[in-house]
RNA sequence: GGAGCGGGCCGCGCGGCCGCUCGCGGCUUCUGCCGCGGGAGGAAAGUCCGGGCUCCGCAGGGCAGGGUGGUGGAUAACGUCCACCGGGGGCGACCCCAGGGAAAGUGCCACAGAGAGCAGACCGCCCCGCACUUCGGUCCGGGGCAAGGGUGAAACGGUGCGGUAAGAGCGCACCAGCGGCCCGGGUGACCGGGCCGGCUCGGCAAACCCCACCCGGAGCAAGGCCAAAUAAGGAGGCGAUUGAGGGCGGCCCGCCCGAUGCCUCCGGGUAGGCCGCUUGAGGCGGGGGGCAACCUCCGUCCCAGAUAGAUGGCCGCGGGCCCGCCCUCGCGGGCGGGUGACAGAACCCGGCUUACAGGCCCGCUCCGGUU
Numbered sequence: 001g002g003a004g005c006g007g008g009c010c011g012c013g014c015g016g017c018c019g020c021u022c023g024c025g026g027c028u029u030c031u032g033c034c035g036c037g038g039g040a041g042g043a044a045a046g047u048c049c050g051g052g053c054u055c056c057g058c059a060g061g062g063c064a065g066g067g068u069g070g071u072g073g074a075u076a077a078c079g080u081c082c083a084c085c086g087g088g089g090g091c092g093a094c095c096c097c098a099g100g101g102a103a104a105g106u107g108c109c110a111c112a113g114a115g116a117g118c119a120g121a122c123c124g125c126c127c128c129g130c131a132c133u134u135c136g137g138u139c140c141g142g143g144g145c146a147a148g149g150g151u152g153a154a155a156c157g158g159u160g161c162g163g164u165a166a167g168a169g170c171g172c173a174c175c176a177g178c179g180g181c182c183c184g185g186g187u188g189a190c191c192g193g194g195c196c197g198g199c200u201c202g203g204c205a206a207a208c209c210c211c212a213c214c215c216g217g218a219g220c221a222a223g224g225c226c227a228a229a230u231a232a233g234g235a236g237g238c239g240a241u242u243g244a245g246g247g248c249g250g251c252c253c254g255c256c257c258g259a260u261g262c263c264u265c266c267g268g269g270u271a272g273g274c275c276g277c278u279u280g281a282g283g284c285g286g287g288g289g290g291c292a293a294c295c296u297c298c299g300u301c302c303c304a305g306a307u308a309g310a311u312g313g314c315c316g317c318g319g320g321c322c323c324g325c326c327c328u329c330g331c332g333g334g335c336g337g338g339u340g341a342c343a344g345a346a347c348c349c350g351g352c353u354u355a356c357a358g359g360c361c362c363g364c365u366c367c368g369g370u371u
Stems, first nucleotide, its partner, number of pairs: 001367010012318007020039008041342001045353002048351005053219004065215005070084005085099001086097004100210002105208002107204003122149002124145006131138002157175006176200001178197008223275004233266006245257004282301008320339008
């Protein structure tokens, strides 16, 4: 210098003007005004997991259903995270894996191929019989074989020697794989080694299934409080020709209606309001423990709470990026224009996943050059 790998972080800055929302204080004509202070994110998103919280349900156990799946740890919990093991990829840094069981049972294995699961014989190899023969062999029939060829992602171990008519774990040696026993290391997954066995056993369980473990349901429109209106219901009072109460614009007279009626209170809970609501598995700094995830101690800070939903708009300066033109060998410089990503809280928190203009920092690997 080039090519990469793994982490962490920022994601416009400053100023002016006009607005919005919340808290506190003051004033007030009770409706607002003034002052001070707070006011979106790393994903607030998808709503895919897990937990807190709330209400309902619940003796215990089982069935059904759903989820998870190497081991050890972390955690409130998880399908998350950390470390390690095993397998796969990469020269490497490093990355990927739903990574239990296929000798419990069932099922599936496209195309090609003779045969794809208690295998199979297309070409081929070998023996016997008959016939023919140019004596090399060929046709037909019977039988043996699976070495070689061929198909396939996969064809019932590999190499060599022996053996045989040709062959074959048929026998033997080594290797691979499987099973059993033993020794050593590790908390464990597992790793290293020794002996024996029969020779050999396909794959798929994000196919059914089996095994182990986990899981009650609904969700802040949860749930609770106050409470105009209104029905059921309850209590008390008044009252029926000696008329409660209502209508005829306020009052009197008068007229009309008038009895399971009328009034008051309780109850109930619609509109509306309030609580839940933001102080929390919290942020920042430091110390300690641990490889790490994480835990713990001390100090310090308070950092959105709207309800049809506030956090916005305009302007100026600076800086980033893109485009065009000009100068320049190039580095770079000047002028003009454009742009500002993804996206926005709605009970809270831990994760995962997805989106993202542009940029910064740290550690590591490989290649090349120079010393």
RNAcentral holds the sequence, with entries from ENA. This is a predicted structure of a 371-nucleotide RNA (Bacterial RNase P class A) from a bacterium. The prediction has a mean pLDDT of 80.